[in-house]
This record gives sequence, C1' cells and structure tokens, in this order.
RNA sequence: ACCGCCGAGGGGCGCUGCAGCAGGUCUUGAACCUGUCAGGCUCGGCGGAAGGGUGACAACUGAUGCAACGGCGCCCAUCCCCU
Repeated sequence: ACCGCCGAGGGGCGCUGCAGCAGGUCUUGAACCUGUCAGGCUCGGCGGAAGGGUGACAACUGAUGCAACGGCGCCCAUCCCCU
C1' cells in the first nucleotide's frame, strides 16, 4: 500500500441526484429510462492474503498534542463575542 469488519468525525428535516445498486427498453451501445441514493471521504482499532526485512521498526511506561473535510436550504445543540 490492498481487502473486510467495527468505531469516531454533535443531531434533525426538506430538495436535487454524480458514482454505485436494483429493474426495464431495444437501435446492443462505456446506450437509454425508472426507482433508490449526499459519511461513497478522512482518522483510529481489529482481522486477512501476499511479499520483503532480520532484531533498528515491536512491547511497556511517562509527558504533550489531537484533526481536516463532506451539494443547497432550514431548525436544534455546542463554543466565542456583542447587546
């Protein structure tokens, strides 16, 4: 780095619908239509497969710090400031 699972990134409602998913159409195309669809991203934990390395990476303890993002509108919560 890859795959899967779990958790977190404060919540709720409405709208649109890219990718994905499901179904359909016929002119069979990376096509078209319908439905669903705004945590699909990042961080952390666990597991898996393959490969590499060979005791440097691990384990233990302490201290310090702790996210950045996520179409549009509205509401609530939290924090700061002003009145």
The RNA shown here (SAH (S-adenosyl-L-homocysteine) riboswitch aptamer) has 83 nucleotides and comes from a Halothiobacillaceae bacterium. Its mean pLDDT, the model's own confidence on a scale to 100, is 75. Taxonomically the source falls in Halothiobacillaceae (Bacteria, Pseudomonadati, Pseudomonadota, Chromatiales).